[in-house]
Formats: sequence, C1' cells, structure tokens
RNA sequence: CCGCAUUCCGUGGGAGAGUGCAGAUUCGCUCUGCCGCCGAAGGCGCAAUUCCACCCGAAAACGCUCAGGCAAAAGAACCGCGGAACCGGG
Repeated sequence: CCGCAUUCCGUGGGAGAGUGCAGAUUCGCUCUGCCGCCGAAGGCGCAAUUCCACCCGAAAACGCUCAGGCAAAAGAACCGCGGAACCGGG
C1' cells in the first nucleotide's frame, strides 16, 4: 500500500404483534396478577449443506418462545457508508 473473511465503534435505513382487563399507586411511560399475540437482541433445537462414505462437529432469516417485545421512546437480525483491530499478500 492492497485485499477475502472475522470482530469492534460511529452513522443511515430497519419488520411484527392488545398504549387489553383488573388492582395498587408517589397518578409517571411505574408495579402486580390474568388472558391474547409477535419475533429480527440473546438463547436452545433440528435440517438442507459441509466431509470419498459414515460418525463427530459446525450450520438458517426454519422451529421453540426461556428471555425479550406488542402506542411513543429505547432496542432490533440484516444491509449501505466511514474508521480501527486482526489475518493474508506485495
């Protein structure tokens, strides 16, 4: 200096589902209970796949809903941009 991948930071975008009922309340968007729902923080599970075959392991935006969420705010997988670290090459 260049670059695939990985991680972190900043920034822009970013879905879904009752601001349900009752009680308490310092009357706050808080707390408790009851039911109905959502999935794209996280977590768990299997599968296509990966391997010559098998086993083990890894593995989703699929499934589960423990957690989280169901007005707004916040968060948010994922994507773009910028920076840094790591790795590889010159």
Molecule: Glycine riboswitch aptamer
Organism: Dechloromonas sp.